The prediction has a mean pLDDT of 79. This is a predicted structure of a 139-nucleotide RNA (c-di-AMP riboswitch aptamer (ydaO/yuaA leader)) from a Chloroflexota bacterium. It was read from a public genome assembly, where an Rfam model found it. It matches the Rfam family "c-di-AMP riboswitch aptamer (ydaO/yuaA leader)". Rfam describes the family as follows. This family represents a conserved RNA structure found upstream of the ydaO and yuaA genes in Bacillus subtilis and related genes in other bacteria.

[in-house]
RNA sequence: UGAAUAGCGCAGCCGAAUCCCGCAGCCGCGGGAACGGGGGACCCAAUACCUGGGGUGUAUUCCCUCCUAACGGAGGGAUAGGGCAGCUCUUUCAGCCCGAACCCGUCAGCUAACUCCGUAGGCAUCUGGAAGAGGAGUA
Numbered sequence: 001u002g003a004a005u006a007g008c009g010c011a012g013c014c015g016a017a018u019c020c021c022g023c024a025g026c027c028g029c030g031g032g033a034a035c036g037g038g039g040g041a042c043c044c045a046a047u048a049c050c051u052g053g054g055g056u057g058u059a060u061u062c063c064c065u066c067c068u069a070a071c072g073g074a075g076g077g078a079u080a081g082g083g084c085a086g087c088u089c090u091u092u093c094a095g096c097c098c099g100a101a102c103c104c105g106u107c108a109g110c111u112a113a114c115u116c117c118g119u120a121g122g123c124a125u126c127u128g129g130a131a132g133a134g135g136a137g138u139a
Stems, first nucleotide, its partner, number of pairs: 012123003018033006034119006044109001052107001053104004061078007081098004087134008
C1' cells in the first nucleotide's frame, strides 16, 4: 500500500411491515394512528365434463441435461414480471441483479355497509446517462 474476514458508526436498499399512548418492569400486555391484506350484497359476471379450488408475493411460462424401475430428485438455459440512494416523483436509454418461498383445506368471482388479520425478515456503502414536474435553499 492492496485484498479478504469480523465488529461499530454514517448515508441507505428490498418489503405493507412505521410512529405514538397507557400499564408493567418484563425479555411482556393492551390501545390508537398510518400502511398493507383477506372475507363479504344488489347490479354485473359466471354456469356442461375432466384435471378439486383458492390466497400472500415480482416470482409466470417453456425448453434441455443427468440420476431413478417408476414416483420423484439435481442442474442448466430462456421468459412474463420485479428491483438497483445522494431532495422527491414520472418517462426513457444502457448496465447489473432477482425471477423464490409459504399458507387455507373441499371453501371463497366482483362487491357498499360490515367484518377479520399483519406491521416481519433479510442486506448494508455505490448504477450511470437524458428529459419533465414539484419541493427546498441561496442571491